[in-house]
RNA sequence: GGCCAUAUAGCCAAGUGGGAAGGCAAACGUCUGCAAAACGUUGAGGAGGUGGUUCGAUUCCACUUAUGGCCA
Repeated sequence: GGCCAUAUAGCCAAGUGGGAAGGCAAACGUCUGCAAAACGUUGAGGAGGUGGUUCGAUUCCACUUAUGGCCA
C1' cells in the first nucleotide's frame, strides 16, 4: 500500500428498512432481626463518526476512525 471482518448500555449480545430482545453488573423497592438468596421495577435523546438514498436507516450506499486478520 491492497483486500476482508468487526464496532449496538458499564460488560456480553440478538436484531438487519417501519418505535433495539435477552443475560450479567448497577440503582431502587418487597421480603428478612440484619444480610444473602429470591421476586418486582428502572435504564441506549440512539447503534464508532460525517454525509447520502428513502415517506422512514442500527439495517442500504459513500467517505472516515478504531481494532483484528490476510496479502504484498